[in-house]
Context: one part of a larger RNA
Formats: sequence, C1' cells, structure tokens
RNA sequence: UUGGGCGUAAAGCGUCUGUAGGUGGGUUUUCAAGUCUGCCAUCAAAUCCUAGGGCUCAACCCUGGAUAGGCGGUGGAACCUACCAAGCUAGAGUACGGUAGGGGCACAGGGAAUUUCCGGUGGAGCGGUGAAAUGCAUUGAGAUCGAAAAGAACAUCAACGGCAAAAGAACUCUGCUGGGCCGACACUGACACUGAGAGACGAAAGCUAGGGGAGCAAAUGGGAUUAGAGACCCCAGUAGUCCUAGCCAAAAAUGAUGGACACUAGGUGCUGUGCGACUCGACCCGUGCAGUAUAGCCAAUGUAUUAAGUAUCCCGCCUGGGAAGUACGUUCGCAAGAAUGAAACUG
Repeated sequence: UUGGGCGUAAAGCGUCUGUAGGUGGGUUUUCAAGUCUGCCAUCAAAUCCUAGGGCUCAACCCUGGAUAGGCGGUGGAACCUACCAAGCUAGAGUACGGUAGGGGCACAGGGAAUUUCCGGUGGAGCGGUGAAAUGCAUUGAGAUCGAAAAGAACAUCAACGGCAAAAGAACUCUGCUGGGCCGACACUGACACUGAGAGACGAAAGCUAGGGGAGCAAAUGGGAUUAGAGACCCCAGUAGUCCUAGCCAAAAAUGAUGGACACUAGGUGCUGUGCGACUCGACCCGUGCAGUAUAGCCAAUGUAUUAAGUAUCCCGCCUGGGAAGUACGUUCGCAAGAAUGAAACUG
C1' cells in the first nucleotide's frame, strides 16, 4: 500500500458553525474533458510465451511469430460523469397563521431554613460517639419567645415528563431573544450533505484583579481509634464554593455508539398538535422519548424504524503488551499545564 475494522476486545474529535476539498434530485439541449472504440507511430536487443530448427538428449543456442498494457497523434460514438443553455418541484429554504417548553441574557420581587447579633423567660448542663474525649457553658450555654442583619440554595408540584449543539438548565414576575413542532398550501427553484485547516461554545477543579463570605469544606490544628494512623469517626477551621471582568480547554465531556439520506414486522405507554366529537370513546398525521419484540446482524452480551440490519456519500480514528501519552522539538498558557508526539530497549 491492498485489505480489515471502531457499543463492551486497539479505535468516533467534548459539541457545533463553516473555508478549501469530496459527493450530490427530475427533464430536455449543447459540447466531447473524463469514458468507450477504429487506425497510425512508438515502447532497442536479450528475457518471458509460442511454432520450428541445431548441439546424441537436456540445460543451452539459432530463426520466425504473437498478446496484454502504457504514452502520443488522428477518425468516430454519446449511455453515464463533467461543461453550456433552458426549464421542474419530491431535497433545502423563505413568508403567513398557530403552539409547547427549568432554551439564553438582563432587571425586579418572595418565603422556609441556617448562622450571627440584641432583648425577655429560665437556671445546669449542652454537644458529640460504637464508646468517649477535645469543644461550648454560672462573664448564664443549650431550650423557648420577639426584633434585626447577612450570604447561599430554591421543599412540595416532579414524572420511566418537557427544553437545549454539547457543556447544561427548576421559587415568581417583567423585558429582549434563539431554536423546534403543527396547519394551509403562497413563494424561491438544488440554493444540498459532509467538512482537512480555521473559528465559537465548553462541567468541576485551578489561576489573575476587585468584591463578598451564612452554610459546607481541601490544607492545617486538636480529640479518638490503632502496633503505628500522615486515614476512616468527632470538635474546630483557611483557600475555595458566590458575584464582576479575564484566563485555562484537560472529565467514565458516555449512548463508552460521528454526521446526512433512503429502505426493512408488529403491539403498548408518555409528550406536542390537527381533524372530528364534545360526555367518554374511536380514528388519522407528524415530532420527541421509554420499555418490549420478529426478521436480520453479532464472538458472545445484546441490538433491533432513535439499528449494532440493508445500501450510498463525507470526516475522524485503530494496527501486539510495556517503555509512554514519556523524551526531544514546536505552538499555546501568568502559572498549573495543554496540543502535537517518537525511539533505544524489553517480551
């Protein structure tokens, strides 16, 4: 390289937008670049194949012939691809009318709880554990009642529900705003799919600057346990967790399953909606989902119209284990580190 693969054995980029590129619906026409074909020229000889011949045979040697294929020229064909021109509506999109939603951003408001502080009542323990102790408390704790402050998170509803590209997103109202779905069919007329580079978003932790700091809590201190205990348990407690502005780009970032399109048995439940009915019910279409199940596939497990089935197009990735996601170099980053990414050697 050919070939084979990627749910779990090595292997799907965390997700999306999109450039080049690759691929691309129906009809008619042009052209002849790709494609097919005739002829010409050429691809030295030897070799290989083949028909004969010569060394006693053979190896070997001599004479003749020939195919496939490549490149160039020239004549032709027009199914397919490309090109030219026209036109179509099934893909895609726009407009109109509806509709569901924790989709996004910003502002404002709310109550429960916790902690702290102030005051009243009250008077000896509280707290914690397997058991204790550290700890708090007569300078009045814990308990209970009232007033105040602060920060963070939003019980029930709640669902095997809904939304979003993914990360994710849930108290309530308002404003701005993205996407989906449905209905009639009005418009554009292939405008599409994928996507190397590139760009955008990207949990938690971490970093920089400024705020904030109730609860929780790495580090740290103390009490226990223990042979020891740098742990599990307990009492405290700082970064952090929260907000604003900016970095970082790594997760079992998982459905361990890339995207698009078409086809291939059924039945059940839920969400949205249309028609119909309006008291239930029955029926049709479409979207998203859940759990079963036939054929098929699969090493098995399982999957099975949301395929891991049957086909096509495009991208990414894999090639024995270790060394190693390491070294070196480069790029990015304030740093932590990230991205790219070997070999010697070993078995």
The part of an RNA shown here (small-subunit ribosomal RNA, central domain) has 347 nucleotides and comes from Sporobolus alterniflorus. The RNAcentral record of the full RNA draws on SILVA.